[in-house]
């Protein structure tokens, strides 16, 4: 030096923290919603999934 494998570790999974647990990526990548438009509308969600927790929308009550 290149090229394969094992361990440890670290990043990501459409906008926040915290546990669990799944995938994906790994010296650069995984990752960066959808419809319609052709350069502008318009829609669902703070999750990859569950659970609490902040913000945020709606409705009801006192």
């Nucleotide at each position: 030096a290149u090229g394969g494998a094992u361990u440890c570790a670290g990043g990501g999974g459409a906008u926040g923290g915290g546990g669990u647990u799944c995938c994906c990526c790994u010296u650069a990548a995984a990752g960066u919603g959808c419809c319609a438009u052709u350069g502008u509308g318009g829609c669902u969600g703070a999750u990859g999934a569950c659970c609490c927790c902040u913000g945020c929308c709606a409705g009801a009550a006192u």